Predicted 3D model of a 79-nucleotide RNA (c-di-GMP-I riboswitch aptamer). Model confidence (mean pLDDT): 87 of 100.
RNA sequence: CCGCGAUAAAGGCACCCCGCCCGCGAGGGCGGUUCGCAAAACCACGGGACUGGCGAGACCAGUCAGCCGGGUUGCCGAA
Numbered sequence: 001c002c003g004c005g006a007u008a009a010a011g012g013c014a015c016c017c018c019g020c021c022c023g024c025g026a027g028g029g030c031g032g033u034u035c036g037c038a039a040a041a042c043c044a045c046g047g048g049a050c051u052g053g054c055g056a057g058a059c060c061a062g063u064c065a066g067c068c069g070g071g072u073u074g075c076c077g078a079a
Base pairs, nucleotide, nucleotide: 004077005076012037013036017032018031019030020029021028022027035066041072042071043070045069046068047067048064049063050062051061052060053059
């Protein structure tokens, strides 16, 4: 350095839910909470799910990174 991820160490994030705020909505922000997570850090590139556009389709615009894949970066060092 790479691989790998332990009854290690120091830490980190924060599901559901609740309160307030934003949004037509999916959903997002802040605070509480702590189910879990070795990338649950970041990226909407591919798939998927969800939302809006009178209804279906097509199409357009969005949302979800804690749905999957992929990309970038990072702490520690046992076997």